A computed fold for a 326-nucleotide RNA from Aequorivita sp., annotated as Bacterial RNase P class A. The coordinates come from a structure-prediction model, not an experiment, and the mean pLDDT is 76.
RNA sequence: AGAGCAGGCCGCCUUAUCGCUGCCGAAGUUAAAUUCGGGAGAGGAAAGUCCGGACACCAAAGGGAAGCAUAGCGGCUAACGGCCGUCGGGAUCCACGCUUAUGCGAGGAUUUCAGGACAAGUGCAGCAGAAAGGAUGUACAGGUAAUGCUGUAGUGAAAUCAGGUAAACUCUAUGCGGUGAAAUGCCACGUAAACCUGUGCUUGAGGGUACCCGCCCGAUGCAGGAGGGUAGGCAGAUAGAACGUUUCGGUAACGAAGCGUCUAGAUAAAUGAUGAGGAUUAGCUUUAUGCUGAUACAGAACCCGGCUUAUAGGCCUGCUUUUUUU
Numbered sequence: 001a002g003a004g005c006a007g008g009c010c011g012c013c014u015u016a017u018c019g020c021u022g023c024c025g026a027a028g029u030u031a032a033a034u035u036c037g038g039g040a041g042a043g044g045a046a047a048g049u050c051c052g053g054a055c056a057c058c059a060a061a062g063g064g065a066a067g068c069a070u071a072g073c074g075g076c077u078a079a080c081g082g083c084c085g086u087c088g089g090g091a092u093c094c095a096c097g098c099u100u101a102u103g104c105g106a107g108g109a110u111u112u113c114a115g116g117a118c119a120a121g122u123g124c125a126g127c128a129g130a131a132a133g134g135a136u137g138u139a140c141a142g143g144u145a146a147u148g149c150u151g152u153a154g155u156g157a158a159a160u161c162a163g164g165u166a167a168a169c170u171c172u173a174u175g176c177g178g179u180g181a182a183a184u185g186c187c188a189c190g191u192a193a194a195c196c197u198g199u200g201c202u203u204g205a206g207g208g209u210a211c212c213c214g215c216c217c218g219a220u221g222c223a224g225g226a227g228g229g230u231a232g233g234c235a236g237a238u239a240g241a242a243c244g245u246u247u248c249g250g251u252a253a254c255g256a257a258g259c260g261u262c263u264a265g266a267u268a269a270a271u272g273a274u275g276a277g278g279a280u281u282a283g284c285u286u287u288a289u290g291c292u293g294a295u296a297c298a299g300a301a302c303c304c305g306g307c308u309u310a311u312a313g314g315c316c317u318g319c320u321u322u323u324u325u326u
Stems, first nucleotide, its partner, number of pairs: 001322010012278007020041002023038005043297001047308002050306004055180004062213003067176005072086005087115001088113007096105003116171002121169002123165002138153005184235004195225005206217004242261008279295006285288001
């Protein structure tokens, strides 16, 4: 320097003008509106909503059975189906030894695994083969009172072997109450605790708990109908399992301590447009202070940790191997 594998990081920048959404300060106002100034304003995945939590609520959230999830061993974590380490199986590559070769043996690197149990029961199994889960045992030979009783051959991964198979039913162990920010609380407004029909009021209509039992709620009730009313605001909700950095502990995931920072909060939903300069890159040509173009995937909606998927281009690290030079 080239190739391959694995991992990590960044993911256009600066500035001006005009706008948009919050916040702070000042003026203004009864309160507003409004004006001025300052500062902040999408991501590595904000996505899919797959897994786990935080938080909130629920008229039993109890028992049973069912269902779902997970599955070597150890650890991390708030928790996990996630992550780390390790053992074992598989795959790929590398070089070594033996071998004519196919191949065999031991080793290294990377990667992957739906890696509990078939010695409880049930089921399933292509081709070959007489026969495949069942023995009406094929051929040859031997043997017995009798019997595949014994041996050999042959097919096959496997022929009575405690056979194989659980991304087959199933069994075992562990875990799981449900709902989901349209949760939930508060304020304001509204005809209307209105009208019609039916039904029920403790001898319980109707309803909640997925199912059963049980339990609970239940009379200003429940079911239906007609025309109408309301659909506004505040909290939840942004200082957190937060982020950055240093040191220490640990193989690692990760943890502890110190210091520093404040970092979107919209609600039909702001985060935009234009100009200039720069960066990277492609094409063209007159080959250089040139021209033209491109810069991906994508867009917060209660929050957090993961996983998965999309992603132009660029940077870094480790390992393996080849070539060259010293």
Its Rfam family is "Bacterial RNase P class A". The family's RNA type in Rfam is ribozyme.